Predicted 3D model of a 359-nucleotide RNA (Bacterial RNase P class A) from a Lachnospiraceae bacterium. The gene name in the source record is rnpB. Its Rfam family is "Bacterial RNase P class A". The family's RNA type in Rfam is ribozyme. Gene Ontology terms of the family: dimeric ribonuclease P complex, ribonuclease P activity and tRNA processing. The sequence is in RNAcentral, with records from ENA.
[in-house]
Order: sequence, then structure tokens, then C1' cells
RNA sequence: CAGGCAGGACAUGCGGUCGCGGCUGACGGGCCGAAAGGUGUCAGUCGAGGAAAGUCCGGGCUUCACAGGGCAGGAUGCCGGAUAACGUCCGGCGGGAGCAAUCCCCGGGAAAGCGCAGCAGAAAACAACCGCCGCACCCUCCGUCAGGAAGGUGCGGUAAGGGUGAAAAGGCAGUGUAAGAGACUACCGCGGCUCUGGUAACAGAGACGGCAUAUGCAAGCCCCAUCCGAAGCAAGGCCAAAACGAAGCGAUACGGCUGCCCGCCGUGCUUCAGGUAGGCCGCUCGAUUCUUCCGGCAACGGAAGAGCCAGAUAGAUGACCGCACGCGACAGAACCCGGCUUAUCGUCCCGCCUGAGAU
Repeated sequence: CAGGCAGGACAUGCGGUCGCGGCUGACGGGCCGAAAGGUGUCAGUCGAGGAAAGUCCGGGCUUCACAGGGCAGGAUGCCGGAUAACGUCCGGCGGGAGCAAUCCCCGGGAAAGCGCAGCAGAAAACAACCGCCGCACCCUCCGUCAGGAAGGUGCGGUAAGGGUGAAAAGGCAGUGUAAGAGACUACCGCGGCUCUGGUAACAGAGACGGCAUAUGCAAGCCCCAUCCGAAGCAAGGCCAAAACGAAGCGAUACGGCUGCCCGCCGUGCUUCAGGUAGGCCGCUCGAUUCUUCCGGCAACGGAAGAGCCAGAUAGAUGACCGCACGCGACAGAACCCGGCUUAUCGUCCCGCCUGAGAU
């Protein structure tokens, strides 16, 4: 320099005017409301994101449920670690791709049982279609009359070879055999055993087993291990008109039954309960952010110092102007966090690999 791999940061910037929401302070003993509570002006200060998104996992918080155990259902699934927790992350192992950096993998169990394996193929799991070999018989030919050869039929042996398939009964070479065959031998594969290394997954070595150790699918049922109570901030808590209700008080004033007396009901006042409208809380200081140091390969953990960073409830974050450049992508909080996934104009930084050249 060219090509590639992996990680991180930013996400138009600066200034001005006006406006909107939160908080703080000052002023106003004003206004609205039964109350709770709300409201004005000025000044200061703060005011969306890396995904605020999808709502797919996990947790906090809240209410309800819950002695303990089991069934059902769901999720996860190599090993170790991180964490509040996870289906996330980190580090390994095994397998695969790449010269490499690096990337990818729903990666437990198929001798517990059941099920399935399209098409092709004889056969898809108690393998004989073709082929090969043996025997018997039939027929034809040759013959020096011992026999030999080709074809056919039947019975048997055979997993070498062909063909089908994603997959064909360990592979391959030899010995062996009528032809063959782990029948036997070497190497490779596989299996459990022992030793060594490792926390482990696993790896290496050794001797053994002749391979019924019966193919694949568990993203088919299933088995094993671990985990899981339900619903969600419209959760939930507090204050509380009117109306309805309950209790009490007062009185014979009014109305009704009823013309009169008694009685009853209603109208009045007080208190109370539940709790609607309405209001407040929950609400944002938190598994928090930044810097430095320490421990750890890392995820992450710890210590010190510094900082406060939206909190609305019809729901604020906008409009205009000026300057700069590369002319600005995806996109807008609604209880809060940790992840995953998806969308995204571009810019910058660090590290690594391969190749070429120069010193």
C1' cells in the first nucleotide's frame, strides 16, 4: 500500500428570538373548588434514543393465591463461569467453513417403549434383483468315448462386484474359500476398560473386544435432568362531592294516608359506612452515570472521587432566523431495569490476519 476479519464511539453542529412541560426561588394574603387540591407573573435550571420500536425472554415493584408433596402444562438442554435473573453474556470442548485473522451450529438420550422413513430400489432393518459359486436335471455342440463347453430349469451357498437412494448392514488391503464372509491378519474407525492431563466437557496413550456395538429421524410421541403460582402501573394505595343507604337528634312546622285523634311515611339537622365524579400518590436516585485504581484471560466484581440525567396524564420536547459542512438515516419516553431481535445517511478510533514493496 491492497484485500479481509473483529470491536468500540458519535449520530448535523454553533448562535439568536418566541413558545411548551418539570423543578427551585422571589412576588402576589389574588382566582377556581364543598373539600382534597389546582392555578398566575418573573428569574434560574433541566427537557427523548441507540434503538425510546417489536413486546420475544428475564428481573424489580404491586395485588391476589400459597403447609408439604404429587399429577397435568410450559421452558431450557455439551462443560465451566458471570449475573438480581435469563432462552442473555464470557471462556472453553466437539463438529463444520476459511491459507489465516475469524465465523457458523435447537450440540442431552435411538440396547426404555411406540411411531415414521416420500420417490427410487429386490430389500429401509429379522436384506439375495442382477451378478458370483456349488449340486441335480433338461437340451445343444465337440470328442481320441476319459470327459469338456454354451444355454435353460430347480435347490442351495454368498453382502466381494453392479444398480437405487439422503441413508444399504464398519472402511480398506491381504489371507482364505467352490464362490464368499471379521472366518482370520495389519491399518483406520467404533466401544467400554486402565493410565496420564484437565474443575469439567473432553483430549492423548495403552492393552482389550472381531463389531448384534442393528441405519436415520427425538424441529414425531416419548425418556432423563434443571427451572417455572397468577395477573399486571387501567398494578395498587390515599383523600373524597352529589345521589343512594344506615344510625341518631329535633319537632308536631308543612305535606300524604285522612274530615278529626293516635299512628306511620316524607321534608330538616348531625354522625357513619362503602366509595362514583374529581383530586393526590405510585413517578423516577437507580442492579444509576462518569473518571481513576485494584482483582479476573473475559463476561464481570470491588474501592475511592465526582455528577443528577424527561416524568407528562389529552399527554411538553416545537416554530422561525443566521452561520458552517459531507446537506443530515432509522426514528418519539408513558412504572423501572438487564437482554434479544428488527430499522438505520454517514463519520471517527483501536486491534488482528493475508499478500506485495521499501528501509